[in-house]
Molecule: SAM riboswitch aptamer (S box leader)
Organism: uncultured Synergistales bacterium
RNA sequence: UUCUCAUCGAGAGAGGUGGAGGGACCGACCCUGUGAAGCCCGGCAACCUGUUUGAAUCAGGUGCCAAUAUCGGCAGCGUUUUGUUAAUAGCUGGGUGAUGAGAG
Numbered sequence: 001u002u003c004u005c006a007u008c009g010a011g012a013g014a015g016g017u018g019g020a021g022g023g024a025c026c027g028a029c030c031c032u033g034u035g036a037a038g039c040c041c042g043g044c045a046a047c048c049u050g051u052u053u054g055a056a057u058c059a060g061g062u063g064c065c066a067a068u069a070u071c072g073g074c075a076g077c078g079u080u081u082u083g084u085u086a087a088u089a090g091c092u093g094g095g096u097g098a099u100g101a102g103a104g
Stems, first nucleotide, its partner, number of pairs: 001104008013041001015040003021031003025073004042065003046062005069096001074093004078088003
C1' cells in the first nucleotide's frame, strides 16, 4: 500500500509538558489561551495471540479516551401537502472513513 471479513448509539484524568490548532475530506455545526495538536504518565476495553475441558482472570500485540464515525454528503421507503408539486420527523440500504484480523 491493495483485497477480504467483522465492528463503529457504551466506556476512558479537574495530571505533567507543549504552545494554536483540532473534530479524515466538502458543507454545516462544534471544541479550544477557563489552553488545541503532539509527547509523557494515567485510564477504557474492540479485535487478535497465549493460558483453560470450557469460561472467568491474567499476560502480550495493536487500538481508543468531546459531541451516534458530531450531523449531512448517493439512493429508496415514509411523513406533511389538494397534488404526479414542493418540503423533509423518521427508517432502510449504499458510498466514503476509522480500527482489528487474514492474505497479497